[in-house]
Molecule: c-di-GMP-I riboswitch aptamer
Organism: soil metagenome
C1' cells in the first nucleotide's frame, strides 16, 4: 500500500450445541477486513448468574428496581510481539 500477484480471513441471517446473560464453538453463508493473525497492557462498551441494598407482596431459597465484574468483545481504538508481496 497500487485496477499487482499468490492466496488469507469471515460480518449478518439460519442450523447444532455451551452459558444466567454479553458472547463463545462448529456447520452454512459473505458483510466486508492490509494484519479483521496473535496477546485483555492501556481506554472504552456490553452483560448482572451470584452478593449489596430499597420497595412491594400471598413475608419465600418471592417478584420488581437500582448498584456491582472476577464474565465477555482483540470485527471499538491504542499498544506489544509475530507475518504475505513489492508499483508510485
Nucleotide at each position: 500500500g497500487a485496477u499487482a500477484a499468490u492466496g488469507g480471513c469471515a460480518a449478518a441471517c439460519c442450523c447444532g450445541g455451551c452459558g444466567a446473560a454479553a458472547g463463545c464453538c462448529g456447520g452454512c453463508g459473505a458483510c466486508g477486513c492490509a494484519a479483521a493473525g496473535c496477546u485483555c497492557c492501556g481506554a472504552g462498551g456490553c452483560u448482572a448468574c451470584a452478593g449489596c441494598a430499597u420497595c412491594g407482596c400471598u413475608c419465600g431459597u418471592c417478584g420488581a428496581u437500582g448498584c456491582c465484574a472476577u464474565g465477555c468483545c482483540a470485527g471499538u481504538c491504542g499498544a506489544g510481539c509475530c507475518g504475505c508481496c513489492g508499483a508510485a